Source information: This is a predicted structure of a 422-nucleotide RNA (Bacterial RNase P class A) from a Chloroflexota bacterium. The gene name in the source record is rnpB.

[in-house]
RNA sequence: CAGGUCGGUCGGGUGAUCGCGGUCCUGCAUGUCAGGGCUGAGGAAAGUCCGCACUCCAGAGAGCACGGCGUCGGGUAACACCCGGGGCGGGGCAACCUGCCGGAAUGGGCCACAGAAACAAUCCGCUCUUUCUACCUUGUGCAGGGAGAGUAAGGGUGAAAAGGUGGUGUAAGAGACCACCGGCACUUGCAGCAAUGCAGGUGGCCAGGUAACCCCCGCCGGGAGCAAGGCCAAGCAGGGACAAGCGCGCAAGCGGGGAGGCUGCUCGCCUCCUGGUUUUCCCAAGUCCCGGGUAGGCCGCACGAGGUGCGCGGCUACGCGCGCCCUUAGAGAGAUGAUCACCCAAGCGGCUGUUGGAUUGCGCUGCGGCGCAGUCUGGCAGGACUGCUGGACAGAAUGCGGCUUACAGACCGGCCUGGUAA
Repeated sequence: CAGGUCGGUCGGGUGAUCGCGGUCCUGCAUGUCAGGGCUGAGGAAAGUCCGCACUCCAGAGAGCACGGCGUCGGGUAACACCCGGGGCGGGGCAACCUGCCGGAAUGGGCCACAGAAACAAUCCGCUCUUUCUACCUUGUGCAGGGAGAGUAAGGGUGAAAAGGUGGUGUAAGAGACCACCGGCACUUGCAGCAAUGCAGGUGGCCAGGUAACCCCCGCCGGGAGCAAGGCCAAGCAGGGACAAGCGCGCAAGCGGGGAGGCUGCUCGCCUCCUGGUUUUCCCAAGUCCCGGGUAGGCCGCACGAGGUGCGCGGCUACGCGCGCCCUUAGAGAGAUGAUCACCCAAGCGGCUGUUGGAUUGCGCUGCGGCGCAGUCUGGCAGGACUGCUGGACAGAAUGCGGCUUACAGACCGGCCUGGUAA
């Protein structure tokens, strides 16, 4: 320098004008008001998939059912998350990336197609016994067929067929036996907190797969969710308290009486009543009181498992201590935007440099070519100059920790491979 790999940070900036949400101040015309100040999305705010906080409901305790998780150690409020290890695999020269992980040695189910059979199996084959038939060399003969038995060596099917290779053995065979190899179970020593690793011993123990089928073992989980839930509380409906219930008039009304309010009292003013009848009863209106509670308002709700700097412990995830900061949205069907100018990254051209190809002219020539100038065309590089384009994915709604998914581009660092130079 090029290519790769892993991790981290950021994800446009400044100014002007207009507009929107929240909050504070000021004003008066007191509200969908005006003016001013401050402030207003993310690394994922997303999917709502896990784990919590918080709240209400239920609940003596324990269990069952149901669901989730499952290598070991650690982290954490907790987790299906994170960190560091282990075992068995896959990819890459490498750095590194990546899949799986309790129990199948004895409970059940299932294992497509093919195959006799998918778990303890005989289809073909091999072997023995017996029987029938044919033959002639008349035998412990040979060939074919039937019946019975043995056999997992060989063939065939399949993803998978009962450890592998060689030998002994046998009628033929077989871990039946032996040697070596592989696995399993038990066991010893050493290392490790552990998973596990290394080295050894004993036993022929060698009967597949599937638990993302049921099941068994261990651990965890009560239910619903901020439309949780709490406080205040118009109007309407409901319950309760309060007297007089007369005169004139056809009536409207007037007078008197009464209830309540303005106002503690007097006066005055305002609203309303002055009826029914079954008569120790009932009664509207008005005003007041009461409980529940709708609209509506307030809280929950933004200081928190918070951020950040330094130090210490730890390989790490993370923890502890001290200092500093508030990096200030908060909501209600939901504001956070637009335009212009300049700048920054980036892209495409012009341009500049360099290097090829084709061709024209001139010169040189040892006739192969070479040099110089021009034209056309291609590659690579540059950021001094210039033009145009131009910033992804996306949008809080109780909060927090994760996971997953989307994402233009920029920057920083570790490591690997190759090349070059010293």
Of the family's consensus pairs, 93% are formed in the model. Rfam family: Bacterial RNase P class A. Rfam classes the family as a ribozyme. Its family is annotated with tRNA processing, dimeric ribonuclease P complex and ribonuclease P activity in the Gene Ontology. The RNAcentral record of the sequence draws on ENA.